[in-house]
Context: one part of a larger RNA
RNA sequence: CCGUAGCUAAGGAACUAGGCAAAUUACUACCGUAACUUCGGGAUAAGGUAGGCCUUCUGUAGGUGGACGGCUUCGCGCCGAAAGCUGAAGAGGGUUGCAGAGAGCAGGGGGUAGCGACUGUUUAUCAAAAACACAGGACUAUGCGAAAUCGUAAGAUGAUGUAUAUGGUCUGACGCCUGCCCGGUGCUGGAAGGUUAAGGGAAUCCGUUAAUUCGCAAGAGUGAAGCGUUGAACCGAAGCCCCAGUGAACGGCGGCCGUAACUAUAACGGUCCUAAGGUAGCGAAAUUCCUUGUCGGGUAAGUUCCGACCUGCACGAAUGGCGUAACGACUUCCCCACUGUCUCGGCUACGGACUCA
Numbered sequence: 001c002c003g004u005a006g007c008u009a010a011g012g013a014a015c016u017a018g019g020c021a022a023a024u025u026a027c028u029a030c031c032g033u034a035a036c037u038u039c040g041g042g043a044u045a046a047g048g049u050a051g052g053c054c055u056u057c058u059g060u061a062g063g064u065g066g067a068c069g070g071c072u073u074c075g076c077g078c079c080g081a082a083a084g085c086u087g088a089a090g091a092g093g094g095u096u097g098c099a100g101a102g103a104g105c106a107g108g109g110g111g112u113a114g115c116g117a118c119u120g121u122u123u124a125u126c127a128a129a130a131a132c133a134c135a136g137g138a139c140u141a142u143g144c145g146a147a148a149u150c151g152u153a154a155g156a157u158g159a160u161g162u163a164u165a166u167g168g169u170c171u172g173a174c175g176c177c178u179g180c181c182c183g184g185u186g187c188u189g190g191a192a193g194g195u196u197a198a199g200g201g202a203a204u205c206c207g208u209u210a211a212u213u214c215g216c217a218a219g220a221g222u223g224a225a226g227c228g229u230u231g232a233a234c235c236g237a238a239g240c241c242c243c244a245g246u247g248a249a250c251g252g253c254g255g256c257c258g259u260a261a262c263u264a265u266a267a268c269g270g271u272c273c274u275a276a277g278g279u280a281g282c283g284a285a286a287u288u289c290c291u292u293g294u295c296g297g298g299u300a301a302g303u304u305c306c307g308a309c310c311u312g313c314a315c316g317a318a319u320g321g322c323g324u325a326a327c328g329a330c331u332u333c334c335c336c337a338c339u340g341u342c343u344c345g346g347c348u349a350c351g352g353a354c355u356c357a
Stems, first nucleotide, its partner, number of pairs: 001352008010343002014341001019338001027051005036041001038173001052095006062086003068080004096100001108336004113331002115328002120132002136171007148157003174323004179253003184250002186246005193241003199235002206228003211222004254272005281315001282312001293309005
């Protein structure tokens, strides 16, 4: 110096990102117990008092209960009495130590707010959470050889189930609610018109040449049928265009100017744009840049915290909105108790390190 333990005057969080760590608390009985609440809780809330041993009532209440007696349905039955054994708890008195739940085991508590309802699950080996799940809610698909999934198929799961079922997606107890927009994208429905594949269809074009025309010849022109080539109109489904519906589908939910008899503000008016211009509720928020916004509370002093305000850079309604008792090894702030966290160190024990052998 390090590690693990123990003690420490006065102070008591001044430490620190943060009371991290440590300390406090802890058992049983009795007394007592708030807001709030889903009436179950909250609650061991909080906060108190008592606790050893001896003795008296008193070996008391109670338990067990052989033998005995009575009854008897003859039963391992019922009743009585009571020996023995066992034995709380309470009241009074006394006594002792620093200390009586004498060691050990063995909750610190309260208030506020956020998030998530809850118990649960998770990154085996840096994250346990506000993440996942959840009961509940909703939408959607599916009529059974179901949809969906695996497989080329047979076949299998779904399910030896049958719409109070099964799959998918979103939300996430409960309470109050869940506004407007269908223009875009998606999905569903529609089929009049437009477009449209293979295919059908064969017009047309071209190649070849029997024949024929010209030519003395070489050859050139025309060119039927057949064969081959080209393949136009026209007929062709779904889809797309189109027409509707649909938001607990993907999503979206404005700007400028003026106006009231102080000022300020604008219930009101004008105008442009849009599919429609954000409703209720909440709001400097896990969201607020400016920002340590402003006011109030708490502190001697508060970038955090709580309550308001609303100027929401850039909340907002199942990518749910706002509340919410209970719950949480979650996060924030405050208070009481407590402490070597600190002022600020010190001492002790054991084990290392270190020195010597």
Predicted 3D model of a 357-nucleotide part of an RNA (large-subunit ribosomal RNA, domain IV) from a metagenome.
Model confidence (mean pLDDT): 85 of 100.
Its Rfam family is "Bacterial large subunit ribosomal RNA". Its family is annotated with structural constituent of ribosome and ribosome in the Gene Ontology.